Small-subunit ribosomal RNA, 5' domain from a metagenome, 543 nucleotides, folded computationally.
Context: one part of a larger RNA
RNA sequence: GGACUAGCGCUGGCGGUGUGUCUUAGACAUGCAAGUCGAGCGGGAUUCAUUCUGGUAGCAAUACCGGGAUGCGUCUAGCGGCGUACGGGUGAGUAAUACAGGGGUAACCUACCCUGAGGAUGGGCACAACCCGUCGAAAGACGGGCUAAUUCCCAAUGUGUUGCGGUUGAGGCAUCUCGGCCGUAAUAAAGGUGCUGCAAGGCAUCGCCUCGGGAGGGACUCUUGCCCUAUCAGCUUGAUGGCGGGGUAGCGGCCCACCAUGGCGGCGACGGGUAGUCGGCGUGAGAGCGUGACCGGCCACAGGGGAACUGAGACACGGUCCCCACUCCUACGGGAGGCAGCAGUCUAGAAAUUUGGGCAAUGGGCGAAAGCCUGACCCAGCGACACCGCGUGGAGGAUGAAGUCUUUCGGGAUGUAAACUCCUGUCAGGGGGGACGAUGGCGUUUCGUAGGAAAUGACGAAACGUUGACGGUACUCCCAAAGGAAGCCCCGGCUAACUACGUGCCAGCAGCCGCGGUAAUACGUAGGGGGCAAGCGCUGUCC
Numbered sequence: 001g002g003a004c005u006a007g008c009g010c011u012g013g014c015g016g017u018g019u020g021u022c023u024u025a026g027a028c029a030u031g032c033a034a035g036u037c038g039a040g041c042g043g044g045a046u047u048c049a050u051u052c053u054g055g056u057a058g059c060a061a062u063a064c065c066g067g068g069a070u071g072c073g074u075c076u077a078g079c080g081g082c083g084u085a086c087g088g089g090u091g092a093g094u095a096a097u098a099c100a101g102g103g104g105u106a107a108c109c110u111a112c113c114c115u116g117a118g119g120a121u122g123g124g125c126a127c128a129a130c131c132c133g134u135c136g137a138a139a140g141a142c143g144g145g146c147u148a149a150u151u152c153c154c155a156a157u158g159u160g161u162u163g164c165g166g167u168u169g170a171g172g173c174a175u176c177u178c179g180g181c182c183g184u185a186a187u188a189a190a191g192g193u194g195c196u197g198c199a200a201g202g203c204a205u206c207g208c209c210u211c212g213g214g215a216g217g218g219a220c221u222c223u224u225g226c227c228c229u230a231u232c233a234g235c236u237u238g239a240u241g242g243c244g245g246g247g248u249a250g251c252g253g254c255c256c257a258c259c260a261u262g263g264c265g266g267c268g269a270c271g272g273g274u275a276g277u278c279g280g281c282g283u284g285a286g287a288g289c290g291u292g293a294c295c296g297g298c299c300a301c302a303g304g305g306g307a308a309c310u311g312a313g314a315c316a317c318g319g320u321c322c323c324c325a326c327u328c329c330u331a332c333g334g335g336a337g338g339c340a341g342c343a344g345u346c347u348a349g350a351a352a353u354u355u356g357g358g359c360a361a362u363g364g365g366c367g368a369a370a371g372c373c374u375g376a377c378c379c380a381g382c383g384a385c386a387c388c389g390c391g392u393g394g395a396g397g398a399u400g401a402a403g404u405c406u407u408u409c410g411g412g413a414u415g416u417a418a419a420c421u422c423c424u425g426u427c428a429g430g431g432g433g434g435a436c437g438a439u440g441g442c443g444u445u446u447c448g449u450a451g452g453a454a455a456u457g458a459c460g461a462a463a464c465g466u467u468g469a470c471g472g473u474a475c476u477c478c479c480a481a482a483g484g485a486a487g488c489c490c491c492g493g494c495u496a497a498c499u500a501c502g503u504g505c506c507a508g509c510a511g512c513c514g515c516g517g518u519a520a521u522a523c524g525u526a527g528g529g530g531g532c533a534a535g536c537g538c539u540g541u542c543c
Stems, first nucleotide, its partner, number of pairs: 001543004006539005013390006019383002021348001026346003030343003035082003040079002043076004048071010089301003099225007108218003113214007121155004130145006160187012191206006227273003234264003239261004244256003276298004280291004303324005326337004354380001356379003362376001363374004393423004403414004427484001429479005437470001440467010487532005492513003498527005508515002
């Protein structure tokens, strides 16, 4: 000199863009953060309409009250499907199972998505909801009975796939690998909605099953790199290898039986300490040194420890089970909980924000869609925490007011500074207009196109309607008015800027050298001056 996720002191006008628990991976009140599909299913509730029926009033038409059935809708506890493995947080652990660079798998897996080929036949058993009953304070649980499905099970078919056998071709030195054909065995499926039709059926669309390909994702593996410490020198028994087996999607001492006795190490094994890692970021001419906030990739973790279940995918932050610690409820028998999600609280600390608005946009989940959900996200709020921009006025104005300081008492300085005159109008203030973000999304109607027997539907277009949290914001016009907006540090040398008074080795200053003991440009105050400026100084850390 530069840089901070900074802190402290004094001061503080506006805006934009960023950024904001570095300590306690300490504990958490409250609310929200993952749901959705009724176009998979059976129930339940309910509005309206139609119809049947009962009662009351009336001579009657009818009115009112109630019950049943059907239908168009609406809502949804349960079964079922998909999602909840993404998104969001944190950096504890981890020195290598991580990460980064470069390869490999002739040992691999893959739901959703895109795409190609083929298919979807017949039958059956349950369990929720519901009803009945029981236990319990609650949380919840149990017994009995009924029932549906895109739930579950059995069988058929088998384009195919897999196993086995045969045959044949290609590659390879070879173990072997890949492919064609034949035989044999095993192995699939689910329907819903709409339209059309008298119906049988047909069509459209969303799904379902098998197999191939793709994209993307994952698993495993090789190699190179990767901090300090020798006041850590020897370490190792599933340890190193083999054979056989188990297990896995798959390779492997991953696991097991048996056999061999190996394997690593001054090119630092083993141990100890520290640490998530990279793209990057800071600094520097570079080499390098330091660092890993924000943003992005990978990894690890979810109160501490352990385990599996479901699933394409987890050993699973807002799932399950067990142990431990802690907190809460209890009728003392027993239960409930996990903010390192967004806000917020306590604690710790020098130190870090609102218990805000919205799904309008982008993205995600579900759904045929409308749509619903989304503390992801988009916005707003708070903090000079950082960077950037703007303002606090401009021009004129005296041999120069007053005041103040100083003086050799003549004067000098503050100083064109002020007053005063003439202007301007940024920002803040008041009033009016008022966006982009929506060339998007959604609905209705009409038209067109291809296909089709036709219709729904699909695709395209137009018209109309509707949709913005931010926000009456940005921007813009008008009004008024110099009016509301400057401080901080320094002035001995380094280092830019000097006098007076007070003090008298006192009080004090200080980054280094050093100042102060009666004239102190070094302490304190004042005047003046210098520097930076909505900041200025100090402290801390890095180059």

The full RNA is in RNAcentral, with records from SILVA. Its mean pLDDT, the model's own confidence on a scale to 100, is 88.